[in-house]
Model confidence (mean pLDDT): 78 of 100. The RNA shown here (Bacterial RNase P class A) has 341 nucleotides and comes from a soil metagenome. Of the family's consensus pairs, 91% are formed in the model. It matches the Rfam family "Bacterial RNase P class A". The family's RNA type in Rfam is ribozyme.
RNA sequence: CCGGACGGGCAGUCGCUUCCGCAACGGGAAGAGGAAAGUCCGGUCUCCAUAGGGCGGCGUGCCGGCUAACGGCCGGGGUCCGGUUAUCCGGAUACGGAAAGUGCCACAGAAAAUAUACCGCCUCGGAAACGAGGUAAGGGUGAAAUGGUGCGGUAAGAGCGCACCGCGGCGGAAGUAAUUCCGCCGGCAGGGCAAACCCCACGCGGAGCAAGACCAAAUAGGGGAGGAGGGGCGGCCCGUCCCGCCAGACUUCCGGGUAGGUCGCUGGAGCCGGACAGUAAUGUCCGGCCAAGAGGAAUGAUUGCCGCCCGCAAGGGUACAGAAACCGGCUUAUAGUCCGG
Numbered sequence: 001c002c003g004g005a006c007g008g009g010c011a012g013u014c015g016c017u018u019c020c021g022c023a024a025c026g027g028g029a030a031g032a033g034g035a036a037a038g039u040c041c042g043g044u045c046u047c048c049a050u051a052g053g054g055c056g057g058c059g060u061g062c063c064g065g066c067u068a069a070c071g072g073c074c075g076g077g078g079u080c081c082g083g084u085u086a087u088c089c090g091g092a093u094a095c096g097g098a099a100a101g102u103g104c105c106a107c108a109g110a111a112a113a114u115a116u117a118c119c120g121c122c123u124c125g126g127a128a129a130c131g132a133g134g135u136a137a138g139g140g141u142g143a144a145a146u147g148g149u150g151c152g153g154u155a156a157g158a159g160c161g162c163a164c165c166g167c168g169g170c171g172g173a174a175g176u177a178a179u180u181c182c183g184c185c186g187g188c189a190g191g192g193c194a195a196a197c198c199c200c201a202c203g204c205g206g207a208g209c210a211a212g213a214c215c216a217a218a219u220a221g222g223g224g225a226g227g228a229g230g231g232g233c234g235g236c237c238c239g240u241c242c243c244g245c246c247a248g249a250c251u252u253c254c255g256g257g258u259a260g261g262u263c264g265c266u267g268g269a270g271c272c273g274g275a276c277a278g279u280a281a282u283g284u285c286c287g288g289c290c291a292a293g294a295g296g297a298a299u300g301a302u303u304g305c306c307g308c309c310c311g312c313a314a315g316g317g318u319a320c321a322g323a324a325a326c327c328g329g330c331u332u333a334u335a336g337u338c339c340g341g
Stems, first nucleotide, its partner, number of pairs: 001341006008306007016031005033320001037331002040329005045208004057204005062076005077095001078093006096199002101197002103193003118139002120135006147165006166188001167186008212263004222254005231246005270289008307318004
């Protein structure tokens, strides 16, 4: 430095939460984590939405495997870096496409991509200054300059020619594949950026346990039935009687919501041990075990002994942190101790 494990121990007293039990009092059992955290990713579950298809949006992106699933894990490959050295070891890696199209590339520089001639070199003209042309070998700028090295060639140069490397195409071999190796052909198409738009492939409905389900007051509303006395209206007008309608205290029934209560709720992709399969992640089988479940929240305080740290001593301190439906990951925090490399 890397990986893994533990993360104070035993006992007493007084409390707290849940459950059990009792006629009652007294009593009994259980009671935070490796991250319970961040809520980043994936699922279970619940409700809502949803014929099918398209557009849009978001996410993922070498290959194979594992898994309920994943952006996770395991194994392999490519590339880069370091050690070493010709092979191995260690580390990093958002690693599909730049030959579909569009766009961008600061400063410097002649030129940043349909190219291009600043210096230099060469040829011609000229007495010279300089002009016309050739040239990417050399210089210079830059993060990056149009294949690299060498030989030939040339006025000087140039894949202009050749060899090797690189690149592209074709074929063969190994491998499930990514990919690697070999052979032949082609002087060579081609700057970088996709964590720029974009293209390709694959995946994706939304909200979340305050999800949601059930029981259900009081009071005040709503609806149905009955409905005394009195009232209003109508039966041409007035009075009276009668009839009908409206409204109606009250009685009774129904229904919704609220308070409150119950469920969801913790036995599960569970934990521990062993065997087997597999390089591993992981899976299968066998045996054993049950270990918070509240409903704004309990898991605390204190005493004794021991451990560790500071201190001469007295004494002080003992990390990060705190369950809220549950599970699998990732990330972050973590005094100290132990184990392996």